A computed fold for a 72-nucleotide RNA from Parcubacteria group bacterium Gr01-1014_3, annotated as transfer RNA. It matches the Rfam family "tRNA". About the family: Transfer RNA (tRNA) molecules are approximately 80 nucleotides in length. It is annotated as a transfer RNA.

RNA sequence: AGGCCUGUAGCUCAGAGGCUAGAGCAUCCGACUCAUAAUCGGUUGACCAGGGUUCGAUUCCCUGCAGGCCCA
Numbered sequence: 001a002g003g004c005c006u007g008u009a010g011c012u013c014a015g016a017g018g019c020u021a022g023a024g025c026a027u028c029c030g031a032c033u034c035a036u037a038a039u040c041g042g043u044u045g046a047c048c049a050g051g052g053u054u055c056g057a058u059u060c061c062c063u064g065c066a067g068g069c070c071c072a
Base pairs, nucleotide, nucleotide: 002070003069004068005067006066007065010025011024012023013022018055028042029041030040031039048064049063050062051061052060
């Protein structure tokens, strides 16, 4: 320099044009308990950046950035 893949919550992932953007774990609060753990209920928290297409973009297109893999 070339090719491919990925980027969504603190972590692991789902969502593939119109969803209130969800799940599990974690945080915090509460219930239960003599207490702790387990269990149960609730809470907080996110679309990598810019541009384009579209009535509407996390989703499609382009560029960039970051990460991973392959070839040399």